[in-house]
This is a predicted structure of a 109-nucleotide RNA (c-di-GMP-I riboswitch aptamer) from Rubripirellula sp. Lineage of the source: Bacteria > Pseudomonadati > Pirellulales > Pirellulaceae > Rubripirellula. Of the family's consensus pairs, 94% are formed in the model. It matches the Rfam family "c-di-GMP-I riboswitch aptamer". Its family is annotated with cyclic-di-GMP binding in the Gene Ontology.
RNA sequence: CCAAGACAAAGGCAAACCAUUCGCAAGGGUGGGACGCAAAGCUACGGGUCCUCAGGUAACGCGUAACCAUUUGGUCACGCAAUGCCAUUAGGAUCGCCGAGCUACCGUG
Numbered sequence: 001c002c003a004a005g006a007c008a009a010a011g012g013c014a015a016a017c018c019a020u021u022c023g024c025a026a027g028g029g030u031g032g033g034a035c036g037c038a039a040a041g042c043u044a045c046g047g048g049u050c051c052u053c054a055g056g057u058a059a060c061g062c063g064u065a066a067c068c069a070u071u072u073g074g075u076c077a078c079g080c081a082a083u084g085c086c087a088u089u090a091g092g093a094u095c096g097c098c099g100a101g102c103u104a105c106c107g108u109g
Stems, first nucleotide, its partner, number of pairs: 002109002005106001012037002017032006035096001041102003045099003048094005054088001055086003061080004066075003
């Protein structure tokens, strides 16, 4: 320097969840806690996913007008409108989703 990590050694990190705190949110910090991790160390660079704002659609509903029947109703047009769905721009989150880059402990070959 390269390779692959053992039932080795020394250590390390810490999911869910709980408390607290920051954020509109995704999510982040701190403490507790351990499901896991040989880069679960670092960088949002590429892809993915997620969030927020904006856009489209227009169900239920509401409003207005017209028509029919005139009794509560029915039809239709326009407007408003998302808790759903669609695609995109912008901004953000995630490195414990994948890839990439950088750095690193131990022993073995």